[in-house]
A computed fold for a 115-nucleotide RNA from Draconibacterium sp., annotated as SAM riboswitch aptamer (S box leader).
Of the family's consensus pairs, 90% are formed in the model.
Model confidence (mean pLDDT): 83 of 100.
It was read from a public genome assembly, where an Rfam model found it.
Rfam family: SAM riboswitch aptamer (S box leader). Rfam's curators write: The SAM riboswitch is found upstream of a number of genes which code for proteins involved in methionine or cysteine biosynthesis in Gram-positive bacteria.
The organism belongs to Draconibacterium, within Bacteria.
RNA sequence: UGAUUAUAGAGAAGAGCGGAGAGAGCGGGCUCUACGAAACUCUGGCAACCAUCGGGCUCGUUUAUUAACGAAUGUGAAAGGUGCCAAUACCCGGCCGGAAACGGAAUUAUAAUUU
Numbered sequence: 001u002g003a004u005u006a007u008a009g010a011g012a013a014g015a016g017c018g019g020a021g022a023g024a025g026c027g028g029g030c031u032c033u034a035c036g037a038a039a040c041u042c043u044g045g046c047a048a049c050c051a052u053c054g055g056g057c058u059c060g061u062u063u064a065u066u067a068a069c070g071a072a073u074g075u076g077a078a079a080g081g082u083g084c085c086a087a088u089a090c091c092c093g094g095c096c097g098g099a100a101a102c103g104g105a106a107u108u109a110u111a112a113u114u115u
Stems, first nucleotide, its partner, number of pairs: 002114007013043004021032003026093004044085003049081002052077003056073001058071005089107001095104003
């Protein structure tokens, strides 16, 4: 960098530094921002994708067994690896279906696996 799969209406902010923008990209809107944007740093937190640990249920194997081991699947914890901490991925459109509501795709982000 590419591919596959899953998720994206929940949740979680303070300080330092910085000095004008920010909300992925294009058009439109709206919002945040000099009561200080982005980026960066520290601290704190959220979540539970991966790893780890506990317990439940089901199945399998082994010995005579309520035992051990393994597998599948929910669940709880969370100090490891990431990620995240305004607004639904801020909203609508760029593609498809639909009168609309809405649904799907694409794109983007993150994770895991793979290349």